[in-house]
Molecule: transfer RNA
Organism: Pleomorphochaeta naphthae
RNA sequence: CGCGAGGUGGAGAAGCCGGUAUCUCGACGGGCUCAUAACCCGUAGGUCGUAGGUUCGAGUCCUACCCUCGCUA
Numbered sequence: 001c002g003c004g005a006g007g008u009g010g011a012g013a014a015g016c017c018g019g020u021a022u023c024u025c026g027a028c029g030g031g032c033u034c035a036u037a038a039c040c041c042g043u044a045g046g047u048c049g050u051a052g053g054u055u056c057g058a059g060u061c062c063u064a065c066c067c068u069c070g071c072u073a
Base pairs, nucleotide, nucleotide: 002071003070004069005068006067007066010025011024012023013022019056027043028042029041030040031039049065050064051063052062053061
């Protein structure tokens, strides 16, 4: 240089054929308890790697670039 896989709240992941971005853990608040843990309820936290394009509408499709991992020379 070329090819492939991936980038989504603090962490790990789902998101199918384009139509309100979910789940688990964690954080915070409350309940329960003599108290802690466990358990139960609730809340906050996302410009979906970046910039464009297509579309009524893009995490999803197209283009370029950045980053991570792997293969090949």